[in-house]
RNA sequence: UGAGUCGGCCAGGCGGCCGCGUGUCGAACGCUCUCCUGCCUUCACGGGGAGGUGGAGCGGAUCGAUCCGAGGAACGUCCGGACUCCACAGGGCACGGUGCUGGGUAACACCCAGUCGGGGCGACUCGCAGGACAGUGCCACAGAGAACAGACCGCCGAUGGCGAUGCGCUCCUCGGAGCGGGUCGCACAGGCAAGGGUGAAACGGUGCGGUAAGAGCGCACCAGCACCCGGGGUGACCCGGGUGGCUCGGCAAACCCCAUCGGGAGCAAGGUCAGACAGGGGGAGGGCUGCCCGCCCGCAGACACCCCCGGGUAGGCCGCUGGAGUCGGCGGGUAACCGCCGGCCGAGAGGGAUGGCCGCCACGAGCCCUCACCUUCGGGUGGGCGACUCGGACAGAAUCCGGCGUACCGGCCGACUCACCAC
Repeated sequence: UGAGUCGGCCAGGCGGCCGCGUGUCGAACGCUCUCCUGCCUUCACGGGGAGGUGGAGCGGAUCGAUCCGAGGAACGUCCGGACUCCACAGGGCACGGUGCUGGGUAACACCCAGUCGGGGCGACUCGCAGGACAGUGCCACAGAGAACAGACCGCCGAUGGCGAUGCGCUCCUCGGAGCGGGUCGCACAGGCAAGGGUGAAACGGUGCGGUAAGAGCGCACCAGCACCCGGGGUGACCCGGGUGGCUCGGCAAACCCCAUCGGGAGCAAGGUCAGACAGGGGGAGGGCUGCCCGCCCGCAGACACCCCCGGGUAGGCCGCUGGAGUCGGCGGGUAACCGCCGGCCGAGAGGGAUGGCCGCCACGAGCCCUCACCUUCGGGUGGGCGACUCGGACAGAAUCCGGCGUACCGGCCGACUCACCAC
């Protein structure tokens, strides 16, 4: 200098004008209570109505002032919790989540550290990473054959068969016939799985022996599996040695098995105050006579009116924002994280506020101008006090918190890796 890997940070600044929301303060208005002034009425107590720049409290579609007012993802609502209500003796089944190991945490499908496997020269990165001799099931297309496999091409054809041709022996009707063995051919029975071919995957690889041809058929080495022993590690697992049969496919994000976790619904949770209309419950009993019937008195009369009570709707209020918070220091830990001390924290709406315009500055891009260097004269590379034109994303709280995932104009910083050059 170039190419990369990982981590962290910012998300324009200042000013002017207009606008929105919560809180606080003030003004005006309204209501209630109280005080004062005087009036009417009553013998008086008291009652009625009026006024006041008096005082206190309350209210909101008013006015003014002031303070504060979105994010790194506020987003998706995918996980995990806090909180609230409902349900619940204990245990089991079913259903669902999770799934290498150890740690962190309130918890997690998150984070950290490691193991194993894949990728990269490397920094680093990715993994839906338990079990396939518990059982069931599946493996498209192609291919002969896809799971205690198979024979299309091919190889062989030792053995048996067929054919040809020599040799030996025996018999004879001297033409031949039979038996034994040799050579050659066919590829019929049959043998093989080395080679070719198909496939994501074809039942270990290389070599030597072996054979008719072959084959873990035998042997050596390598790979893999199972078991055993020794060593290291908390553990996943790793290192070393031995034995064995010589070799056993894949899929569990198929059912399933094993381990472990999980009750349900969610702030429209839930609580509280409580109109109007409708509806519900209650508001009278006593006597003769202790009880029932009956009689008498009183109240009430079916509905309605009046009073009381409770449920609950509209509506108001609470829940509501200071918390598993954040920053700094010290300590523990490889780290995630934890402990102690100190500092800081100024959204809380509910038809849902947090915005708009203008100016200047800064930033980025394009183009022009200009300067330097190189040039194969087309241009290229780098810089600038510059001029002009554009650009500034993704997206916005709604009970709160921890994560994950996704979106994003651009910019800055740090650590590390590789290549080349110079010293």